Notes: Predicted 3D model of a 98-nucleotide RNA (Glycine riboswitch aptamer) from Paenibacillus albidus. The source organism's lineage runs through Bacteria, Bacillati, Bacilli, Paenibacillaceae and Paenibacillus. Its Rfam family is "Glycine riboswitch aptamer". Its family is annotated with glycine biosynthetic process in the Gene Ontology. Rfam's curators write: This family represents the bacterial glycine riboswitch. Glycine riboswitches usually consist of two metabolite-binding aptamers domains with similar structures in tandem. The aptamers cooperatively bind glycine to regulate the expression of downstream genes.
[in-house]
RNA sequence: AUGAUGGCAUAGGGAGAGACUGUCUCUACAGAAGACGGCGCCGAAGGAGUAAACCCGGGACGGGUGAAUCUCUCAGGCAAAAGGACCUUUGCCGGACG
Numbered sequence: 001a002u003g004a005u006g007g008c009a010u011a012g013g014g015a016g017a018g019a020c021u022g023u024c025u026c027u028a029c030a031g032a033a034g035a036c037g038g039c040g041c042c043g044a045a046g047g048a049g050u051a052a053a054c055c056c057g058g059g060a061c062g063g064g065u066g067a068a069u070c071u072c073u074c075a076g077g078c079a080a081a082a083g084g085a086c087c088u089u090u091g092c093c094g095g096a097c098g
Base pairs, nucleotide, nucleotide: 006093007092008091009090011088012087013086018039020038021037022036023035024034025033026031040078041077042076046074047072048071049070053065054064055063056062
């Protein structure tokens, strides 16, 4: 101080992919229920990988650090609900440049 980056809360928005299948369990005997397994699939909780750049090294196609909505799919997810990276609103905290 016409208060940056950031943090917390609030409200709104917010994608993808089998309501697959087997067994068991529960039970109001009804259920698009739950648990575990099988195969298929998704990437936007989280996690992991790395380009530039920087550092080490006499040097190398070497080693280290190293971002993402990219890559992987460990975790998570595949009707709705919930969750959801990220974007925006409002309030608060905080106090960078000047």